[in-house]
Small-subunit ribosomal RNA, 5' domain from Cohaesibacter marisflavi, 473 nucleotides, folded computationally. The source organism's lineage runs through Bacteria, Pseudomonadati, Alphaproteobacteria, Hyphomicrobiales and Cohaesibacter.

Context: one part of a larger RNA
RNA sequence: GAACGAACGCUGGCGGCAGGCUUAACACAUGCAAGUCGAACGGGCUCUUCGGAGCUAGUGGCAGACGGGUGAGUAACGCGUGGGAACCUACCUAUAAGUACGGAACAACACAGAGAAAUUUGUGCUAAUACCGUAUGUGGUCUUCGGAUUAAAGAUUUAUCGCUUAUAGAUGGGCCCGCGUUAGAUUAGCUAGUUGGUGGGGUAAUGGCCUACCAAGGCGACGAUCUAUAGCUGGUCUGAGAGGAUGAUCAGCCACAUUGGGACUGAGACACGGCCCAAACUCCUACGGGAGGCAGCAGUGAGGAAUAUUGGACAAUGGGGGCAACCCUGAUCCAGCCAUGCCGCGUGAGUGAUGACGGCCUUAGGGUUGUAAAGCUCUUUCAGUAGUGAAGAUAAUGACGGUAACUACAGAAGAAGCCCCGGCUAACUUCGUGCCAGCAGCCGCGGUAAUACGAAGGGGGCUAGCGUUGUUC
Numbered sequence: 001g002a003a004c005g006a007a008c009g010c011u012g013g014c015g016g017c018a019g020g021c022u023u024a025a026c027a028c029a030u031g032c033a034a035g036u037c038g039a040a041c042g043g044g045c046u047c048u049u050c051g052g053a054g055c056u057a058g059u060g061g062c063a064g065a066c067g068g069g070u071g072a073g074u075a076a077c078g079c080g081u082g083g084g085a086a087c088c089u090a091c092c093u094a095u096a097a098g099u100a101c102g103g104a105a106c107a108a109c110a111c112a113g114a115g116a117a118a119u120u121u122g123u124g125c126u127a128a129u130a131c132c133g134u135a136u137g138u139g140g141u142c143u144u145c146g147g148a149u150u151a152a153a154g155a156u157u158u159a160u161c162g163c164u165u166a167u168a169g170a171u172g173g174g175c176c177c178g179c180g181u182u183a184g185a186u187u188a189g190c191u192a193g194u195u196g197g198u199g200g201g202g203u204a205a206u207g208g209c210c211u212a213c214c215a216a217g218g219c220g221a222c223g224a225u226c227u228a229u230a231g232c233u234g235g236u237c238u239g240a241g242a243g244g245a246u247g248a249u250c251a252g253c254c255a256c257a258u259u260g261g262g263a264c265u266g267a268g269a270c271a272c273g274g275c276c277c278a279a280a281c282u283c284c285u286a287c288g289g290g291a292g293g294c295a296g297c298a299g300u301g302a303g304g305a306a307u308a309u310u311g312g313a314c315a316a317u318g319g320g321g322g323c324a325a326c327c328c329u330g331a332u333c334c335a336g337c338c339a340u341g342c343c344g345c346g347u348g349a350g351u352g353a354u355g356a357c358g359g360c361c362u363u364a365g366g367g368u369u370g371u372a373a374a375g376c377u378c379u380u381u382c383a384g385u386a387g388u389g390a391a392g393a394u395a396a397u398g399a400c401g402g403u404a405a406c407u408a409c410a411g412a413a414g415a416a417g418c419c420c421c422g423g424c425u426a427a428c429u430u431c432g433u434g435c436c437a438g439c440a441g442c443c444g445c446g447g448u449a450a451u452a453c454g455a456a457g458g459g460g461g462c463u464a465g466c467g468u469u470g471u472u473c
């Protein structure tokens, strides 16, 4: 000098764009954040012009694996980059073929119970795009090439929407490898599923991934192991560059969801707002037993130098469901708060000397503040008041918002501070103080003439900011 997710002190007019718990991955009151489909199904309720319409607890389907948060863990194929082969992929697209015939249940419901509650038991009835069987086999799989095995679901307003099998694509993902990826040797040896092989199991798939047997290997001063620290990257800051530091916001990947473990369902999870077990904590209880998880958006307490509203809307973009109408969406778009940053604008312009008054200094003549003020002549940006009033949306639909913008009106009117003045370093005098009070980044200043302390006048610098502190280069 530059920079900052900054904080503190003094001060503070407006707008645009951005940013806003870096600390306790501490604990959380309350509300909302993931639903939707009646064109899969039976039932119930309401209305009825008796044609039907609407609402819905339950069964069923799809979605809750996305979106949103956080960085605890992780020094690792986690990430970055470049390759690879032994894989999967719902919804979507294309192509080929099919969609036949049957059956038995279980919710809801009814009845009877248990319990304070959460919830739950028995008996009986019932539908389906829920479940099961038979047929067929375009195809698929296995094969000793003879054969064996393997599917479906209907709805409807008759337009369509579906269902099954197979192949290919697209998208998304799983796996393996080369190279790169912090510090410490005051960590030198580490390792028994350990290293390799064979058989088997398991997985969508390779593989000690697992298991039985066999062999005794494998890693290490080119730093193994251990310890400490840390999410990684695109980037960001600085620098002429090389480099150094860093990883907020935005984007990609990873990991996590009170702590630890586990699987279920599913195309996909070992699942933030799903399930089970254990633990800590909090809450309810009739003491028998139960409920919960903000590192979602707001908000509260605590911690801290320090970080915002318990706001509006689905209008746009996107997502889920639905044939659709539409519903949901604290994603998102907006608004609120904060000089936290960057950028822009304003706080007036011209003229005005008897250089007014006042202040300060003085050699008492004067000098300076200073064209500064007053006065005169103007202007009205921004803010204010009133009117008109968008684009963003395409036929309709605008939260923002009566916002931006435009027009008119009034009046210089409402709008300047902070730091410094010994040298480095731009800017000097007087008074007070007297090694005191104090200053200070370094050198240093102050003990009676202090340009260095405090005040005033004057001056210098930056300016809605200025200075200090912290950190990086």
Base pairs, nucleotide, nucleotide: 001473002472003471004470006469007468008467009466010465013345014344015343016342017341018340019338020337021303026301027300028299030298031297032296035062036061037060040059041058043056044055045054046053047052069256070255071254078181079180080179081178082177083176084175087173088172092169093168094167095166096165097164098163099162100134101133102132103131109124110123111122112121113120114119139150140149141148142147154161155160182228183227184226189219190218191217194216195215196214197213198212199211200210201209231253232252233251234250235246236245237244238243258279259278260277261276262275281292282291283290284289309335311334312333313332317331318329319328320327321326348378349377350376351375358369359368360367361366382414384409385408386407387406388405392400417462418461419460420459421458422443423442424441428457429456430455431454432453438445439444

It was read from a public genome assembly.